[in-house]
RNA sequence: UGCCAGGGGCUGCGGAAUGGUGGCUUACGAACCCCGCCAGGGCAGGAAUGCAGCAACGGUAGUCUGUCCGUCAUUGCCGCAGUUCUCUGGCACCC
Numbered sequence: 001u002g003c004c005a006g007g008g009g010c011u012g013c014g015g016a017a018u019g020g021u022g023g024c025u026u027a028c029g030a031a032c033c034c035c036g037c038c039a040g041g042g043c044a045g046g047a048a049u050g051c052a053g054c055a056a057c058g059g060u061a062g063u064c065u066g067u068c069c070g071u072c073a074u075u076g077c078c079g080c081a082g083u084u085c086u087c088u089g090g091c092a093c094c095c
Base pairs, nucleotide, nucleotide: 001092002091003090004089005088006087007086008085009083010082011081012080013079014078015077016075017074018073019072020071021070022069023068024066027063028062034059035058036057042051043050044049
């Protein structure tokens, strides 16, 4: 000096874990100040009919759940790769 090997640093990839968030799912779900539809009853009307509208019903917001899916972040975990960086060792050659 060159080659090879191993360790470390740096970089990247995958997995796993944790947390946030979205979807989906389970149960519940606003007495009224959410929506729809409004029995009964009420009001207007000579009547037809109309008006407002409680309960009920359906839905929404929301709350809870998770053996699920996506996404973001983190790494102290596991695996792999790259590197013109660094250390150690071996071999060969040259002075």
This is a predicted structure of a 95-nucleotide RNA (Bacterial small signal recognition particle RNA) from a Verrucomicrobiia bacterium. The coordinates come from a structure-prediction model, not an experiment, and the mean pLDDT is 76.